RNA sequence: ACCUUAUCAAGAGCGGCGGAGGAACUGGUCCUGUGAAGCCCGGCAACCUGAUGACAGGCUUUUGACUGUCAGAAAAGGUGCUAAAUCCUGCGGAAUGUAUCCGAGAGAUGAGGA
Numbered sequence: 001a002c003c004u005u006a007u008c009a010a011g012a013g014c015g016g017c018g019g020a021g022g023a024a025c026u027g028g029u030c031c032u033g034u035g036a037a038g039c040c041c042g043g044c045a046a047c048c049u050g051a052u053g054a055c056a057g058g059c060u061u062u063u064g065a066c067u068g069u070c071a072g073a074a075a076a077g078g079u080g081c082u083a084a085a086u087c088c089u090g091c092g093g094a095a096u097g098u099a100u101c102c103g104a105g106a107g108a109u110g111a112g113g114a
Stems, first nucleotide, its partner, number of pairs: 002113007013041001015040003021031003025090001027088002042082003047078002049074001052071006059064001086106001091103004
C1' cells in the first nucleotide's frame, strides 16, 4: 500500500520547548506572532481491553462452561483524539428562487484479514 467492518454534530490546558506555518486533496472559508507545525507534559474518550449483570443459542441427564447480543467502573495496558460537523465543498437524488435535506465517494480512527 490492499480487503472487510464499525464510528465520525458530544468531549478534552489561559502548561513547557519551539519558532512559521496550518486546517488530507480541489475550490472556498478560516486559524496563526494575543505564537502555526512538531516534541514533552496534562486532559478527553471508551475502538481494543474490562470485574460484573441481563437476554438468546446450540451442547449437556442436571450442574455447567462455551458462543453471540446488550448494559457496564475508566483504575491499569494498546491505540486514537485534544479550533470550527470529517469546517464546508467536489458525485448522485429530492426540494426550492440562491437557503435546505438524503445518499454515495474521498478522508480519518479502531478492530479483524490477506
Molecule: SAM riboswitch aptamer (S box leader)